[in-house]
């Protein structure tokens, strides 16, 4: 650096819930929820990369295994996507 899982968080397509209604159906996210979305500055797996070591091999190449590292990071307004919103995306942006 890439990617998967999850969380904080987020809303309302669908499910459930609540209300109205004889029914059909309509309304409510100012409904704890399930599905769903979901972090650069949250957690974690894998890959990649770097360092060290072991084994195979004639070999510094190549293959493979093991260990370690992968740091730091305050942040709007506004805009965008989706059903919708957001700590999503613009964006480690402006500052």
């Nucleotide at each position: 650096g890439g990617u998967g899982g999850c969380u904080a968080g987020g809303g309302u397509u669908c499910c459930g819930g609540c209300u109205u209604c004889a029914u059909c159906a309509a309304g409510c996210g100012u409904c704890u929820g399930g599905u769903c979305c979901g972090a650069g500055a949250g957690c974690u797996g894998c890959c990649g990369c770097c360092c060290g070591g072991g084994a195979g091999c004639g070999a510094u190449a190549c293959u493979u295994c093991c260990g370690g590292g992968u740091g730091c990071a305050c942040g709007g307004c506004g805009g965008g996507a989706u059903a919708a919103a957001a700590a999503c995306c613009c964006g480690g942006g402006a500052g």
The RNA shown here (Guanidine-I riboswitch aptamer) has 95 nucleotides and comes from uncultured Bradyrhizobium sp. The coordinates come from a structure-prediction model, not an experiment, and the mean pLDDT is 85. The sequence is in RNAcentral, with records from MGnify. Rfam family: Guanidine-I riboswitch aptamer. Rfam describes the family as follows. This family represents a conserved RNA structure found upstream of the ykkC and yxkD genes in Bacillus subtilis and related genes in other bacteria.